[in-house]
RNA sequence: AAACGAUAAAGGCAAACUUGCCGAAAGGCAGGGACGCAAAGCUAAAGGGCCUGUGAAAUGGCAGCCAGCCACCGAA
Repeated sequence: AAACGAUAAAGGCAAACUUGCCGAAAGGCAGGGACGCAAAGCUAAAGGGCCUGUGAAAUGGCAGCCAGCCACCGAA
């Protein structure tokens, strides 16, 4: 340095559901709550995929689908 990921240490995030608000919807923000996560950190103005919407069409969404980029710790 790469790869890997413990019943390690320190810390982190937060599904469903729910309360309030925003939105036509998908969905988002905040509080509660933990199913899980070693990238569940960031990227959706340009890799693919999915969702909403429409007669058709994303200039709307999803990063907790794959992907790209960056990163803490160190047993085997």
Predicted 3D model of a 76-nucleotide RNA (c-di-GMP-I riboswitch aptamer) from Desulfosporosinus sp. I2. It matches the Rfam family "c-di-GMP-I riboswitch aptamer". About the family: GEMM was predicted in a large-scale screen for bacterial structured RNA regulatory elements. Of the family's consensus pairs, 100% are formed in the model. It was read from a public genome assembly, where an Rfam model found it.